The RNA shown here (Fluoride riboswitch aptamer (crcB RNA motif)) has 65 nucleotides and comes from an Actinomycetes bacterium. The coordinates come from a structure-prediction model, not an experiment, and the mean pLDDT is 77. It was read from a public genome assembly, where an Rfam model found it.
RNA sequence: GUCAGCACAGGCGAUGAGGCUCGCCUUGGAUCGCGCCCUCGGGCGCUGAUGGCUUCUACCAACAC
Numbered sequence: 001g002u003c004a005g006c007a008c009a010g011g012c013g014a015u016g017a018g019g020c021u022c023g024c025c026u027u028g029g030a031u032c033g034c035g036c037c038c039u040c041g042g043g044c045g046c047u048g049a050u051g052g053c054u055u056c057u058a059c060c061a062a063c064a065c
Stems, first nucleotide, its partner, number of pairs: 010025004016056006033046005
């Protein structure tokens, strides 16, 4: 100096943030929902602030004052 492995750290998991936890990726990659139509270029519609739990915030629906 190079390669491989391990550890630490970091990043990601369809809309924000905190805590816990799970999975994945790691020098580029993990990741980027569903339905219908279509001339396959696109167009229209729907659910959810979580990967999961929980709290806050935003939004939506119903009820009461």